[in-house]
RNA sequence: AUAGGUAUAGCUUAAAGGUAAAGCAUAUGUCUUCAACACAUUAAAUAAUAGUUCGAUUCUAUUUACCUAUG
Numbered sequence: 001a002u003a004g005g006u007a008u009a010g011c012u013u014a015a016a017g018g019u020a021a022a023g024c025a026u027a028u029g030u031c032u033u034c035a036a037c038a039c040a041u042u043a044a045a046u047a048a049u050a051g052u053u054c055g056a057u058u059c060u061a062u063u064u065a066c067c068u069a070u071g
Base pairs, nucleotide, nucleotide: 001070002069003068004067005066006065007064010024011023012022013021018054027041028040029039030038047063048062049061050060051059
């Protein structure tokens, strides 16, 4: 330099055009003499910018970061 792939919550994964789902973790409460366990509740995310569409995590283009291959 070229080609390909990945980017969703603090972490690990879903959702494949129709209002983003769970597990673990965090916080609060119940329980407990206090903790731990268990139960209930809460907050938290689509890499960025444009385009298509009534509607985009999803489709298209560019950029950014990382990984792989070729040279």
The prediction has a mean pLDDT of 81. Transfer RNA from Zhuliangozyma blackwelliae, 71 nucleotides, folded computationally. NCBI's taxonomy places the organism under Eukaryota, Saccharomycotina, Serinales, Debaryomycetaceae, Zhuliangozyma. The RNAcentral record of the sequence draws on ENA.